[in-house]
């Protein structure tokens, strides 16, 4: 200071004017409430998805198991968890070494700023594995291709056979020996077709074809056998609390992937959720007691008097349940902040000190001024127009996913430059 990378914090800043919730306080009233005044407080980093844990509230509930549903390497924090912190191991990136190189890059092998995943593939069981391929998985498979054996027919070679000539011998039709022609294997073929067989190494085909390199060995091959090398397995030693890690040993075991498919195998989990749940409670019905004091007429009104009601009950008390309403629950809490101590860290432990929203169809806004940021014009001491995100509490609280203008910082890592 440049490239990368991970990760913390702000969310617009002052005034002013109108308004809205909660609460104090004063006053006033038509008063257990309203109203008007001043005080105070008055979203969020995700208040959101409702996806995981709890806290609290009812409701079950002897124990045990089976089912169903969650989780998953190891230690650890923690109310607790699918979270977080540390580490382990696989895989991706990134650097750096070496090597080939067609100059794009490829392969090894080391290293960790960084991301991402994590129980079992079993020698329990089952299922899937597009296209291609012959064959996609538990004694594989066989398209092209290798190769041993039969047949047929090709082609070389020409041992051997046959006629026929010539010379030489004599036993006179035999033997050597040369020559010409013919036929032709039973010999060879790194020709060709068919069989019956064994192979599985070179080729194809696919993400993915049942280790690799070299040898010996076969008719031709193959961990069939050997050596080195990779992987598994089992069992030792060291060193870690472990996960694992490093060495050496044995054993040709060489066994594909997909468990975020059923499954196994270890754990954990009773259910409903503040419209939990409690508490007061009009009206209306019901129950129970009192009980004519009710209703019509004779009509100003009152006494009186008739009729009606009185098992069909007007009014009042009185009770349980409970609806509308209203009140708790409700917000002080696994709280913030600071400082010390203990831990690599997550975090925990002690002091100190501060209260920070509680509405109920849902308040938290809306306007204007200045300063700052951006972006664009004009053409520059500026000025003018524009922008300033996502998004909103509802019982609380740890997390996790998503949303997000723009700004500010700091860990690490590779490289450069001053000193």
């Nucleotide at each position: 200071c440049a490239a990368g990378u991970c990760g913390a914090c702000c969310a617009g800043g002052c005034g002013g004017u109108c308004g809205c919730g909660g609460u104090c306080u004063a006053u006033g009233c038509u008063a257990c409430g309203c109203a008007u005044a001043g005080g105070u407080c008055g979203a969020g980093g995700a208040a959101a998805g409702u996806c995981c844990g709890g806290g609290c509230u009812c409701c079950a509930u002897a124990g045990g198991g089976c089912a169903c549903g969650g989780u998953g390497c190891u230690g650890g924090g923690u109310a607790a968890c699918g979270c977080c912190c540390a580490g382990g191991c696989g895989g991706g990136g990134g650097c750096g070494u070496a090597u080939c190189u067609a100059c794009g890059g490829a392969u090894a092998c080391g290293u960790u700023a960084c991301c991402c995943g994590c129980g079992g593939a079993a020698a329990a069981g089952g299922g899937c594995c597009a296209c291609a391929g012959a064959a996609a998985a538990g004694c594989a498979g066989a398209c092209g291709g290798c190769u041993c054996c039969c047949c047929c027919u090709c082609c070389c070679u020409g041992g051997c056979c046959c006629u026929c000539c010539c010379c030489c011998g004599c036993u006179u039709g035999c033997g050597g020996g040369g020559g010409a022609g013919g036929g032709g294997a039973u010999g060879g073929g790194u020709g060709g077709g068919g069989g019956c067989a064994g192979c599985a190494a070179g080729g194809g085909u696919g993400a993915a074809a049942a280790g690799g390199u070299g040898g010996u060995g076969u008719a031709a091959g193959a961990g069939a056998c050997c050596a080195c090398c990779g992987g598994c397995g089992c069992g030792c030693g060291u060193g870690g609390c472990g996960a694992c890690a490093c060495g050496g040993g044995c054993g040709g075991c060489c066994a594909g992937g997909c468990a975020u498919c059923c499954c196994c195998c270890a754990u954990c989990g009773g259910g409903a959720g503040c419209a939990a749940g409690g508490c007061c409670a009009a009206g209306c019905a019901g129950g129970a007691g009192c009980g004519a004091c009710g209703g019509g007429g004779c009509g100003g009104c009152c006494c009186g008097u008739c009729c009606c009601a009185u098992u069909u009950g007007a009014g009042c008390u009185c009770c349980g349940g409970g609806u509308a309403g209203g009140c708790c629950g409700c917000u002080g809490g696994a709280g913030g902040c600071g400082g010390c101590g203990g831990g690599u860290a997550a975090c925990c432990g002690c002091c100190g000190u501060c209260c920070u929203a509680g509405a109920u169809a849902g308040a938290u806004g809306a306007c204007c001024g200045c300063a700052c940021c951006c972006a664009a014009u004009c053409a520059u001491a500026g000025a003018u127009u524009g922008g300033u995100a996502c998004a909103g509490a509802a019982c609380c609280c740890g997390g996790c996913u998503u949303a997000u203008c723009g700004g500010c910082c700091g860990g690490c890592u590779u490289g450069g430059g001053u000193g």